GlmS glucosamine-6-phosphate activated ribozyme aptamer from Caldibacillus debilis, 175 nucleotides, folded computationally. It matches the Rfam family "glmS glucosamine-6-phosphate activated ribozyme aptamer". Its family is annotated with regulation of gene expression and catalytic activity in the Gene Ontology. The family's RNA type in Rfam is riboswitch. RNAcentral holds the sequence, with entries from Ribocentre. The prediction has a mean pLDDT of 77.
[in-house]
RNA sequence: CAUUUUUUUCAAGCGCCAGAACUAGGCCCCGGGACGUGCGGGGGCUUAGUUGACGAGGUGGAGGUUUAUCGAGGUGUUCGGCGGGUGCCUCCCGGCUGCGCGCACACGCAGUCGAAAGCCAUCUUCUCCAAAACAUUAAGGCGACUUAAUGGACAAAGGAAGAUGGAAUGUGUGC
Numbered sequence: 001c002a003u004u005u006u007u008u009u010c011a012a013g014c015g016c017c018a019g020a021a022c023u024a025g026g027c028c029c030c031g032g033g034a035c036g037u038g039c040g041g042g043g044g045c046u047u048a049g050u051u052g053a054c055g056a057g058g059u060g061g062a063g064g065u066u067u068a069u070c071g072a073g074g075u076g077u078u079c080g081g082c083g084g085g086u087g088c089c090u091c092c093c094g095g096c097u098g099c100g101c102g103c104a105c106a107c108g109c110a111g112u113c114g115a116a117a118g119c120c121a122u123c124u125u126c127u128c129c130a131a132a133a134c135a136u137u138a139a140g141g142c143g144a145c146u147u148a149a150u151g152g153a154c155a156a157a158g159g160a161a162g163a164u165g166g167a168a169u170g171u172g173u174g175c
Stems, first nucleotide, its partner, number of pairs: 014083004019079001020051011054071003060092006093114006102175007119166009134151007
């Protein structure tokens, strides 16, 4: 250093790379004809590499399913492929809302969400600094590129609190 086995740790713009693009090595080919030299360019095959998602947000349990939220950048690949996944669907468990003047409890129904646990609309405030990009610098590599530090602005969705408005079941017991 490689292989095998075992154990531990590490994740969700997360992991991997056979398409593609790029880099280097080797071989071969390319210009009216022949020879020689030099320089540069293009192409093919092959070997080995490089690139291949910037953050915010999101997990009750089980099963199923795949193109599973938001914007930034870019308009060349953040392309394409594979796997996974906090999305979605069903069921279970749990919370909340909905009825008679009000309250509490219980059963059933409907809706809606997930222990910060009703729905819809509008508004206000908050949600460590969004991060990459960009600039400078350092390190590694022949190179494509990689890692890190410093500086450095600009989001949306979602969430929390509050205000206003809107829609939304029956029955029983007790006070």